[in-house]
RNA sequence: AGAGUAGAGUAUCGCGCGUUAAGUGUCGGCAGGACGGGGAGUUGUCUGCCGAACGAAGGGAGUUGUUCCUGCGGUGCGAUAGUCGCAUCCCGCU
Numbered sequence: 001a002g003a004g005u006a007g008a009g010u011a012u013c014g015c016g017c018g019u020u021a022a023g024u025g026u027c028g029g030c031a032g033g034a035c036g037g038g039g040a041g042u043u044g045u046c047u048g049c050c051g052a053a054c055g056a057a058g059g060g061a062g063u064u065g066u067u068c069c070u071g072c073g074g075u076g077c078g079a080u081a082g083u084c085g086c087a088u089c090c091c092g093c094u
Stems, first nucleotide, its partner, number of pairs: 001094002007084002010081007017073003026052008037091004058070004
C1' cells in the first nucleotide's frame, strides 16, 4: 500500500398493509444489538418501548356483497441487479 464483512440506501419485480391514518420521517427519554480474520469500540449506526410535535389522495365498477379495478403512502416483507461500505485504535493476511 492492498484485499475481505456485517450493514446502508437506490431501481425493478412479487406478495401484503393503510387510505375509518396505521406506517414512514423529525425530536426527547430508557433498554438492547451489530460493526472486515482476532481484540477494543464512539458523540456514529440499527432495533424495541415510552412520550412530544408535525402530517396525507382518493376515484371508479359492482349493488348489500365487504368484492374487484386503478391511484396514493418519504408504507412492510422477500427476490434480483448494481452502488456505497470495518468512525477509530492494536494485531493478523497479501
Background
This is a predicted structure of a 94-nucleotide RNA (THF (Tetrahydrofolate) riboswitch aptamer) from a bovine gut metagenome. Rfam family: THF (Tetrahydrofolate) riboswitch aptamer. From the family's description: Tetrahydrofolate (THF) riboswitch was first reported for Ames et al. as an RNA motif in 5' untranslated (5'-UTR)regions of folate transport and biosynthesis genes in Firmicutes genomes.